[in-house]
RNA sequence: GGAGCGGGUCGGAGGAUCGCCGCGGCCGGUUUCCGGGCGCGGAGGAAAGUCCGAACUCCGACGGGCAGCAGGCUGGAUAACGUCCAGGCGCGGCAACGCGACGGAAAGUGCAACAGAGAACAGACCGCCGAUCGUCACGGCGCGCAAGCGUCGCGAAGGAGGCAAGGGUGAAACGGUGCGGUAAGAGCGCACCGCGGACCGCGCGAGCGGCUCCGGCUGGUAAACCCCCUGCGGAGCAAGACCAAAUAGGGAAGCAGUGGAAUCGCCCGUUUCCGUUGAAAGCUUCCGGGUAGGUUGCUCGACCACCGCGGCAACGCGCGUGGCAGAUGAAUGAUCUUCAUCCCGCUUCGGCGGGACACAAAAUUCGGCUUACAGACCCGCUCCACAU
Numbered sequence: 001g002g003a004g005c006g007g008g009u010c011g012g013a014g015g016a017u018c019g020c021c022g023c024g025g026c027c028g029g030u031u032u033c034c035g036g037g038c039g040c041g042g043a044g045g046a047a048a049g050u051c052c053g054a055a056c057u058c059c060g061a062c063g064g065g066c067a068g069c070a071g072g073c074u075g076g077a078u079a080a081c082g083u084c085c086a087g088g089c090g091c092g093g094c095a096a097c098g099c100g101a102c103g104g105a106a107a108g109u110g111c112a113a114c115a116g117a118g119a120a121c122a123g124a125c126c127g128c129c130g131a132u133c134g135u136c137a138c139g140g141c142g143c144g145c146a147a148g149c150g151u152c153g154c155g156a157a158g159g160a161g162g163c164a165a166g167g168g169u170g171a172a173a174c175g176g177u178g179c180g181g182u183a184a185g186a187g188c189g190c191a192c193c194g195c196g197g198a199c200c201g202c203g204c205g206a207g208c209g210g211c212u213c214c215g216g217c218u219g220g221u222a223a224a225c226c227c228c229c230u231g232c233g234g235a236g237c238a239a240g241a242c243c244a245a246a247u248a249g250g251g252a253a254g255c256a257g258u259g260g261a262a263u264c265g266c267c268c269g270u271u272u273c274c275g276u277u278g279a280a281a282g283c284u285u286c287c288g289g290g291u292a293g294g295u296u297g298c299u300c301g302a303c304c305a306c307c308g309c310g311g312c313a314a315c316g317c318g319c320g321u322g323g324c325a326g327a328u329g330a331a332u333g334a335u336c337u338u339c340a341u342c343c344c345g346c347u348u349c350g351g352c353g354g355g356a357c358a359c360a361a362a363a364u365u366c367g368g369c370u371u372a373c374a375g376a377c378c379c380g381c382u383c384c385a386c387a388u
Base pairs, nucleotide, nucleotide: 001384002383003382004381005380006379007378008377009376010375012339013338014337015336016335017334018333020042021041022040023039024038026036027035028034029033044359048370049369051368052367053366054365055364056236057235058234059233068232069231070230071229072228073087074086075085076084077083088102089100090099091098092097103227104226108225109224110221111220125167126166127163128162129161132160133158135156136155138153139152140151141150142149143148175193176192177191178190179189180188194217195215196214197213198212199210200209201208202207240296241295242294243293250287251286252285253284254283255282256277257276258275259274260273261272262271264269303323304322305321306320307318308317309316310315341356342355343354344353345352346351
């Protein structure tokens, strides 16, 4: 200098004017409220997707099983998790490092397109062999007067058949290399490598290492059914609680008519009591439920950052310092200006003009994951090239 890997921080700053939401004083008024002014506070690294795990709330709930769903290497962290940390193994990369649904295929069932002879207790297209079988040729030996016969050896074509080494197909073809062996071959035998098991050593463990021994050695697929282990009640702050109109509806009591008795000295009348009738509607009062609306839940909590201590780390402890908005047809904004960053053009190199400035915005709270993101900066590490 180039190429790359991992981690982290920020994600515009200041000012002016006009506004918005919350809280606390102050002042004023027509005082369960309204207005004015002052002070303080007012979005994010993801507030997002709503994918996991919880807190909290209501409903349900004797216990066990079946079904269903989810998770699945080991150890740790944590309130919990499908998250995180550390490690093991496998795969990728020269490396830094990255990725992994990573239990079981020697319980059972199933599946494998195309190609290929054959796809699971397989198979023979090309190929290799053809020892054993008969035929033929040649040679030796024996028998025979001879033709020939018998036998042995070698060779040829054939052939029942043998083989799976090589070629070929495929994502995958029933361990690999070599030697022996054989007619040719084959774990058929042996050595080494690989695989599985036992043993020994190390490790909490997943596993790793060893060589002594044993086994000739049973493919793939479980994000196919399945088996094993573990976990799981439902709904969600529009949860839930409280206050509570207008209108309509529900319930209870009374109000009406009539008869009798009593009462006020008597009539009328008033009041009270008793009996009887009252279908519907109406009126009055009360009760209870619900709606609108309001209050609460509501924001200080398993909270966050820094610091100290412990731990490789996730994290824990200390509470030492600091921080933390609460809207609800839903505040956190708009305009102007200066500066910063980047880009373009001009330049008398002093500057000038124009443009860009992402993704996206709380809604009960918290821990994670995932996804989106203009641009700027920092730290550590790896490989290559060059110089000293």
This is a predicted structure of a 388-nucleotide RNA (Bacterial RNase P class A) from a Thermoanaerobaculia bacterium.
The coordinates come from a structure-prediction model, not an experiment, and the mean pLDDT is 76.
The gene name in the source record is rnpB.
NCBI's taxonomy places the organism under Bacteria, Pseudomonadati, Acidobacteriota, Thermoanaerobaculia.